[in-house]
Predicted 3D model of RNase P RNA and transfer RNA as a complex of 432 nucleotides.

RNA sequence: GCCGGAGGGUCCGUCGCUGAUGUCAUUUAUAAGGCAUUGGAGGAAAGUCCGGGCAACACAGGGCACCAUAUUUCCUAACGGGAAGCUAUCGGUAACGGUAGAGUAGUGUGACAGAAAAUUACCGCCGGUGUUUUCGGGCGCCGGUAAGGGUGAAAAGGCGAGGUAAGAGCUCACCGGGCGCAACGGCGACAUUGCGUGCCGCACACCUUAUGGGUUGCAAGGUCAAGUAUACCGGCAGAUAAGGGCUGCCCGCUCUUUGCCGGGGGGUAGACUGCGUCAGAUAAAUGACGGACGGUUGAAAGUAACUCCUUGGGGAAAGUGCUUCGACUACAUAACCCGGCUUACACUUCGAC
RNA sequence: CGAAUGGCGGAAUUGGUAGACGCGCUAGACUCAAAAUCUGGUUUCCACAAGAAGUGAGGGUUCGAUUCCCUCUUCGCCC
Numbered sequence: 001g002c003c004g005g006a007g008g009g010u011c012c013g014u015c016g017c018u019g020a021u022g023u024c025a026u027u028u029a030u031a032a033g034g035c036a037u038u039g040g041a042g043g044a045a046a047g048u049c050c051g052g053g054c055a056a057c058a059c060a061g062g063g064c065a066c067c068a069u070a071u072u073u074c075c076u077a078a079c080g081g082g083a084a085g086c087u088a089u090c091g092g093u094a095a096c097g098g099u100a101g102a103g104u105a106g107u108g109u110g111a112c113a114g115a116a117a118a119u120u121a122c123c124g125c126c127g128g129u130g131u132u133u134u135c136g137g138g139c140g141c142c143g144g145u146a147a148g149g150g151u152g153a154a155a156a157g158g159c160g161a162g163g164u165a166a167g168a169g170c171u172c173a174c175c176g177g178g179c180g181c182a183a184c185g186g187c188g189a190c191a192u193u194g195c196g197u198g199c200c201g202c203a204c205a206c207c208u209u210a211u212g213g214g215u216u217g218c219a220a221g222g223u224c225a226a227g228u229a230u231a232c233c234g235g236c237a238g239a240u241a242a243g244g245g246c247u248g249c250c251c252g253c254u255c256u257u258u259g260c261c262g263g264g265g266g267g268u269a270g271a272c273u274g275c276g277u278c279a280g281a282u283a284a285a286u287g288a289c290g291g292a293c294g295g296u297u298g299a300a301a302g303u304a305a306c307u308c309c310u311u312g313g314g315g316a317a318a319g320u321g322c323u324u325c326g327a328c329u330a331c332a333u334a335a336c337c338c339g340g341c342u343u344a345c346a347c348u349u350c351g352a353c
Numbered sequence: 354c355g356a357a358u359g360g361c362g363g364a365a366u367u368g369g370u371a372g373a374c375g376c377g378c379u380a381g382a383c384u385c386a387a388a389a390u391c392u393g394g395u396u397u398c399c400a401c402a403a404g405a406a407g408u409g410a411g412g413g414u415u416c417g418a419u420u421c422c423c424u425c426u427u428c429g430c431c432c
Stems, first nucleotide, its partner, number of pairs: 001353001003351005009293007017040008042331001046342002049340005054217004066213005071085005086101006102208002106206005122149002124145009157175002160172003176200002178197006185190001221273004230265001232263006241257006294329005300324004305320002307316003354429004360376003369416001377395006396406003409425005
């Protein structure tokens, strides 16, 4: 330097916070209180980003949309997490680290520069043709050409030979890549070798495909339930005032409307639970002060053991050590519970390379 | 779920010269003086030029990032 892991002050005294149990006295009773015993945050308790448990609601079946994920094998309750690999690429001298990894059928973009950013022709080279000529050539038109020039982040696989009017995988050898087949190694991604095929730019995005995702969160949800109002039920009272029923009519009886009393369901405040087998709630507890020991640090002061400078007498600029003094001693506080991820963190320490 | 760009508001998006436009500030003109109006300047370093930095902070992808991706900070909205 790099990778992985562990820890994250200790002790004493005084004062204080909080849960439980016991006990004391007081009180109608509880609560509050005193005393004793005993328990009391983290590696991230954080962000609330993934996954799961738990709970309520929803749910015939299929499709679209939306979101997430996308290499291999294994771990796991599960995951978008972890471990070990594979391929490509980037950073580092290196140990090692970062990023990407379904599909190419299709579509789009690549500023400026440059002829051209993929159906390319500016210069150059070559052919045809017209014209002109001082016979060397010049100029114009049509066409071929990616070998040469220069531009750019990126330029039509590389290189040699053949071939050609000049050229070009146009053809061939070798090299690089892709695709197909076979053999061998590996659980596998893949790798090595051989054969065939001239198939031969790159990057990004859209897109397509496959898989997964019902919604909401402990303020979920459950139990009990004051007061007020009240569905419903019962009793009493009142008025015979109004309406209904029994009836042809009257009396009478009865129901409703009214009031009081009692019962009563749903449900609000609130309480308990969910919620914890030794943290645990309710706006929610672990701290403060003093001392000692540590740790880190100082271009502070001293010392002179090592060391160094001088040389025999000493000295101290640098380093190690010791003494004194000073400074610093982090990030951060559970709130239903687990598994991860991410982020913060003074300092100490172990192991591999 | 969204936003952050000069002193303030606010442009720039299939990634291609950052700062358009307005307000403010500032210098000049006009005026006796001011206001209004007109003209110029105005991100930072820098006397000028050249050059460099710069879109909340830090990384990454890319030839190239205000724009795409990740983490953090602050603010706003919804349940």
It holds a member of the Rfam family "Bacterial RNase P class A". It is annotated as a ribozyme. The coordinates come from a structure-prediction model, not an experiment, and the mean pLDDT is 75.